The RNA shown here (transfer RNA) has 72 nucleotides and comes from a Candidatus Amesiibacteriota bacterium. The source organism's lineage runs through Bacteria, Bacteria candidate phyla and Candidatus Amesiibacteriota.
[in-house]
RNA sequence: CGGGGUGUAGUGUAUCGGUAACACGCUGGGUUCGGGACCUAGAAACAGAGAGUUCAAUUCUCUCCACCCCGA
Numbered sequence: 001c002g003g004g005g006u007g008u009a010g011u012g013u014a015u016c017g018g019u020a021a022c023a024c025g026c027u028g029g030g031u032u033c034g035g036g037a038c039c040u041a042g043a044a045a046c047a048g049a050g051a052g053u054u055c056a057a058u059u060c061u062c063u064c065c066a067c068c069c070c071g072a
C1' cells in the first nucleotide's frame, strides 16, 4: 500500500428493514439459622463515529476510526 473480517447491555453471543433477545453477572423479594443452590420480579445497550437510501435502518450503500487475518 491492496484485499477481507469484526465492532450490539458489565462479559460472551443472537437479531436475512418495522417497538433489540438469550446466558452469565448485577439489584429487590421468597426459601435457609446463615450462605450457596433454587424460585420470582426488575434495572442496564438509541447498536464504533458520521453521511446517504427508505415511510421506517443494528440490518442496505459510502467515508472515517479501532482491532484481527491474508498478500505485496
Stems, first nucleotide, its partner, number of pairs: 001071007010024004018055001026042005048064005

The sequence is in RNAcentral, with records from ENA.